Background:
SAM-I/IV (S-adenosyl methionine) riboswitch aptamer from a marine eukaryotic metagenome, 97 nucleotides, folded computationally.

RNA sequence: ACAUUAAGAGAGGUCCUUAAACGGGCCCGGCAACCUAGGAUGGACACCCAAGGUGCUUCCCAGAAAUGGGGAUGUGGUACGAAAGUACAAGUAAUUG
Numbered sequence: 001a002c003a004u005u006a007a008g009a010g011a012g013g014u015c016c017u018u019a020a021a022c023g024g025g026c027c028c029g030g031c032a033a034c035c036u037a038g039g040a041u042g043g044a045c046a047c048c049c050a051a052g053g054u055g056c057u058u059c060c061c062a063g064a065a066a067u068g069g070g071g072a073u074g075u076g077g078u079a080c081g082a083a084a085g086u087a088c089a090a091g092u093a094a095u096u097g
Stems, first nucleotide, its partner, number of pairs: 001075005010028001012027005029057003034053003038048002045097002059070004077088004
């Protein structure tokens, strides 16, 4: 800077802080297509897919509402390299328009 913040998903276990936790860490479970990969072939778009990388699993305030403001998340990862860049891993899921 751009996009999203509509819906969705645990009164789970454990540890820490605390007067108490509706705060924080970890584990297990779950949700979600933001990025990467996959869906025969070059490009674009849409859709499918939770494998890889994140994220989420009660957002807040104002307003009658529209909407606005704040906050949050994403715009792949790892190794090497000063950088440019090079290399590596990614499903028994889906196998489309």
Rfam family: SAM-I/IV (S-adenosyl methionine) riboswitch aptamer. The family is grouped with related families in Rfam's "SAM clan". A reference for the family is Trausch et al. (2014), "Structural basis for diversity in the SAM clan of riboswitches", PNAS.